[in-house]
RNA sequence: GUCCCCGUAGGCUAAUGGAUAGACCACUGGCCUCCGAAGCCGGGAGUACAGGUUCGAAUCCUGUCGGGGGCA
Repeated sequence: GUCCCCGUAGGCUAAUGGAUAGACCACUGGCCUCCGAAGCCGGGAGUACAGGUUCGAAUCCUGUCGGGGGCA
């Protein structure tokens, strides 16, 4: 230089182009307890960025950024 793959909560991940983006771990409030742990009921937190297509985009297209890999 060129081609391919990936990018979603703090972490690991799910989501036919259509429901409010869901779960697990972690964090946190309450219940329980003599105090904790466990258990039960809640809560916060996310689509890398910018355009485009579409009635509708995490998803499709283009570019940029970041990570990994093949070739040179």
This is a predicted structure of a 72-nucleotide RNA (transfer RNA) from a Candidatus Peribacterales bacterium.
The coordinates come from a structure-prediction model, not an experiment, and the mean pLDDT is 81.
It matches the Rfam family "tRNA". The family's RNA type in Rfam is transfer RNA. About the family: Transfer RNA (tRNA) molecules are approximately 80 nucleotides in length.